The part of an RNA shown here (small-subunit ribosomal RNA, central domain) has 348 nucleotides and comes from an uncultured bacterium.
[in-house]
Context: one part of a larger RNA
RNA sequence: CUGGGUGUAAAGGGUGCGUAGGCGGGCCGGUAAGUCAGAGGUGAAAGCCCGGGGCUCAACCCCGGAACUGCCUUUGAUACUGCCGGUCUUGAGUCCUGGAGAGGCUGCCGGAAUUCGUGGUGUAGCGGUGAAAUGCGUAGAUAUCACGAGGAACACCGGAUGCGUAGGCGGGCAGCUGGACAGGUACUGACGCUGAGGCACGAAAGCGUGGGGAGCGAACAGGAUUAGAUACCCUGGUAGUCCACGCCGUAAACCAUGGAUGCUCGGUGGCGCGUCGCUCUAGACGCACUGCCUAAGCUAACGCGUUAAGCAUCCCACCUGGGGAGUACGCUCGCAAGGGUGAAACUC
Numbered sequence: 001c002u003g004g005g006u007g008u009a010a011a012g013g014g015u016g017c018g019u020a021g022g023c024g025g026g027c028c029g030g031u032a033a034g035u036c037a038g039a040g041g042u043g044a045a046a047g048c049c050c051g052g053g054g055c056u057c058a059a060c061c062c063c064g065g066a067a068c069u070g071c072c073u074u075u076g077a078u079a080c081u082g083c084c085g086g087u088c089u090u091g092a093g094u095c096c097u098g099g100a101g102a103g104g105c106u107g108c109c110g111g112a113a114u115u116c117g118u119g120g121u122g123u124a125g126c127g128g129u130g131a132a133a134u135g136c137g138u139a140g141a142u143a144u145c146a147c148g149a150g151g152a153a154c155a156c157c158g159g160a161u162g163c164g165u166a167g168g169c170g171g172g173c174a175g176c177u178g179g180a181c182a183g184g185u186a187c188u189g190a191c192g193c194u195g196a197g198g199c200a201c202g203a204a205a206g207c208g209u210g211g212g213g214a215g216c217g218a219a220c221a222g223g224a225u226u227a228g229a230u231a232c233c234c235u236g237g238u239a240g241u242c243c244a245c246g247c248c249g250u251a252a253a254c255c256a257u258g259g260a261u262g263c264u265c266g267g268u269g270g271c272g273c274g275u276c277g278c279u280c281u282a283g284a285c286g287c288a289c290u291g292c293c294u295a296a297g298c299u300a301a302c303g304c305g306u307u308a309a310g311c312a313u314c315c316c317a318c319c320u321g322g323g324g325a326g327u328a329c330g331c332u333c334g335c336a337a338g339g340g341u342g343a344a345a346c347u348c
Stems, first nucleotide, its partner, number of pairs: 003320004007302002012316001014201004021194003025088007033081002035077008049065006091191001092188003095184004103177007110154001115149007125136002162169002206247006215241002220236004258315006266293005272287005297304002321348003330341004
């Protein structure tokens, strides 16, 4: 460079916004850059290819032809692409009305439970396990009642439910705030899609400073188990888990399935809104989202199947045998831990 690929064989970037770039709706007119056709010029010779010839053949050499797929000039063509102008509303966006939601941020509040403290009742055990022991308890534990303190998480509702770009989001109320959807069809008039770099967000763990610390609990200690037991089980328990601010930037960040648009039988649930029917109910239909089963088709199979892994187009990312290795070196980011980028020798 090209081909074939990326759910599970190697391979979709964790997610979004967006720069350059690539790609881009209907109609009319212009232009003629791309594109196509004619003509002219050039494309040295040798070589390659075809035909013929000369050395006894061949290599080699000679002659002729073709080719030189290209470039330039010029005359035309105008379907498609581009460019310029005009126009349109279906793509996209705006506006109005409406309901749904664990979407985000901040503050306030609530009850249950655990633990601890104080006091009351009460007495010899409690706890724990497969069985035990360590541990706790006559300095009165466990149990039980009352009061108090404090931290974290929010049973039931709860759903194959909903919301969010992803990570993720679940007690109640208030304030601030983002998005989606339905209906209206008033407005703009292609304003679009994708997106190398870039920027932002990004579970848990971890790091820095300060706070907080009930429960849980790496490390650690002890008790067991065992041949051993640096484990699984038990009793304790520090970081951490929580809050504020600042870092880190990873993951089975998974639907292991990038985004966008169009097209392609059906059946049956759920959430939101609407239309018809309508006293009510049953019912029929539409849009959007979310599940299951399946025709065709696809697939190595498993399976996917209008939420495609089907049929197509556009753009990005990535793969190219296993190990070595996500290592070394270099660069870069980070306080560090480490992250990003990312080989080779050698070997099978």